[in-house]
RNA sequence: UCCAGAAAAAGCCAAACCUGCCGCAAGACAGGGACGGAAAACCACGGGUCUUUCCCAGACAGCCGGGUUGCCUUG
Numbered sequence: 001u002c003c004a005g006a007a008a009a010a011g012c013c014a015a016a017c018c019u020g021c022c023g024c025a026a027g028a029c030a031g032g033g034a035c036g037g038a039a040a041a042c043c044a045c046g047g048g049u050c051u052u053u054c055c056c057a058g059a060c061a062g063c064c065g066g067g068u069u070g071c072c073u074u075g
Stems, first nucleotide, its partner, number of pairs: 003075001004073002012037002017032004022027001035062001041068003045065003048060004
């Protein structure tokens, strides 16, 4: 460096739900919380699902694929 993995060790993230707040909504943010995650970090490029004021526009990266980056090493 590459592959593989989560056994060890240090850690990390945070579903549902509740509260507050923003939004027409899907949903986002903050706090609590922990179903789970070896990329559950980031990117809306492709597919998909959802919302809408259904023209436009928007949401979901913890739906799948892809791209970029990263901790550890019983191998």

Predicted 3D model of a 75-nucleotide RNA (c-di-GMP-I riboswitch aptamer) from a Desulfobulbaceae bacterium. Rfam family: c-di-GMP-I riboswitch aptamer. The literature on the family includes a 2007 paper in Nucleic Acids Res by Weinberg et al., "Identification of 22 candidate structured RNAs in bacteria using the CMfinder comparative genomics pipeline". It was read from a public genome assembly, where an Rfam model found it. Model confidence (mean pLDDT): 86 of 100.